Predicted 3D model of an 88-nucleotide RNA (c-di-GMP-I riboswitch aptamer) from a soil metagenome.
């Protein structure tokens, strides 16, 4: 970063599978990306609460609220490392 040119990925949504969930794989589909490649062991920032904690209600091992990441988002942001093409 162009009214180029080969080409690349693939959002919402829908199907399957896993996940406690957030998510995530895989197919179908594209809303759009010049990095929508890769990096969470580089800084921010945002979801989730199995489990931990702690308050409460219950009294039987139980229910609600909060906090809390070792989970998770790279298509939230900077920033690092590869990478196509060559007009202005």
């Nucleotide at each position: 970063g162009a009214c180029a040119a080969u080409g690349g990925c693939a959002g919402a949504c829908c199907c399957g599978c896993u996940g406690a969930a957030a998510g995530g794989c895989g197919g179908g589909g594209a809303c759009g990306c010049a990095a929508a490649g890769c990096u969470c062991u580089g800084g921010a920032g945002g979801c989730u609460a199995c489990g931990g904690c702690g308050u409460u209600c219950a009294u039987g091992u139980g229910g609600a609220c909060g906090c809390u990441a070792c989970g998770c988002c790279a298509g939230u942001c900077c920033g690092g490392c590869c990478g196509c093409c060559g007009a202005a």